Notes
The prediction has a mean pLDDT of 89. A computed fold for a 264-nucleotide part of an RNA from a Vulcanimicrobiota bacterium, annotated as large-subunit ribosomal RNA, domain VI. The sequence was found in a public genome assembly. Rfam family: Bacterial large subunit ribosomal RNA. NCBI's taxonomy places the organism under Bacteria, Bacillati, Vulcanimicrobiota.
Context: one part of a larger RNA
């Protein structure tokens, strides 16, 4: 822009795009077949390989705003108790998120046209002969099912719903300004930006608070024990990003701006 008025949902599917893989035991069965060694077809079951999706419960990784321990060294007057810096100094744990090395799931099946092959009826050609009419079997292949986009499918589809003004003016033409949109804001299942999503006080969107979870591991002071390192007790303590919930305490004010209400 465009779909012949102008909005908000919600769809149908021309079309297109994806997925299509291999094995290996076990029964059938040492059974048809074979002298015999050997050893199926058909059919049913288990197990698991590479891939591929999607997730993090659980087992691992990361987790540089969490917690803790340690080494020097500078400051906080001194002790005790801290912060900086030194690769995040070093070291051992880790919560959300992301993630495999992790978990759970997929080919499936089924129907329809066929190749190659393999019939049935049957003539030209009194025989034959799957073919000339006619009619059947028969693939991982094809085309449907199966996932996902999809109505610029311009051949622009469909189905619900919202508004459906009033005033001046003879007129021209002016005002009003609806549904809806967007602009700013808080954010995040989203994300380069845009986009998209939730929310904007008739509010839990985000942030403080408050209670949970999770993580570190036993905080500081203070009392007792040791000569001292240090150890016990108060105590599963203290401190805790991003997880869950609750709570207007703080920002989401107030507006603006497009839109143009057609036809009958």
């Nucleotide at each position: 822009c465009g779909u012949a008025g102008g909005a908000g949902a919600u769809u149908u599917g021309a079309g297109g795009a994806g997925u299509g893989u291999g094995g290996a035991c076990c029964c059938u069965a040492g059974u048809a077949c074979g002298a015999g060694a050997g050893g199926a077809c058909c059919g049913g079951g288990u197990c698991g390989a590479a891939c591929g999706a999607a997730c993090c419960u659980c087992u691992g990784g990361u987790g540089a705003a969490c917690c803790g321990g340690u080494u020097g060294u500078u400051c906080c007057g001194c002790c005790a108790g801290g912060a900086g810096c030194a690769u995040a100094g070093c070291c051992g744990g880790g919560u959300a998120g992301c993630u495999a090395c992790g978990u759970u799931c997929g080919g499936a099946u089924c129907a329809g046209a066929u190749a190659a092959a393999c019939g049935c009826u049957g003539a030209a050609a009194g025989c034959a002969u799957a073919u000339a009419a006619g009619c059947g079997u028969g693939a991982a292949g094809c085309u449907g099912a199966c996932u996902c986009c999809a109505a610029g499918a311009u051949g622009a589809g469909a189905u619900c719903u919202c508004a459906a003004u009033c005033c001046c003016g003879u007129a021209a033409g002016g005002g009003u300004g609806a549904a809806g949109a967007g602009u700013c804001g808080u954010g995040g299942u989203a994300g380069a930006c845009u986009a998209c999503c939730a929310c904007g006080u008739u509010g839990a969107u985000a942030g403080g608070c408050c209670g949970g979870g999770g993580g570190u591991a036993g905080a500081a002071g203070c009392a007792c024990c040791g000569c001292a390192a240090g150890g016990u007790g108060u105590g599963g303590a203290g401190c805790u990003g991003a997880c869950c919930g609750g709570u207007a305490c703080u920002a989401a004010u107030c507006g603006c701006u497009c839109g143009g209400a057609a036809a009958u």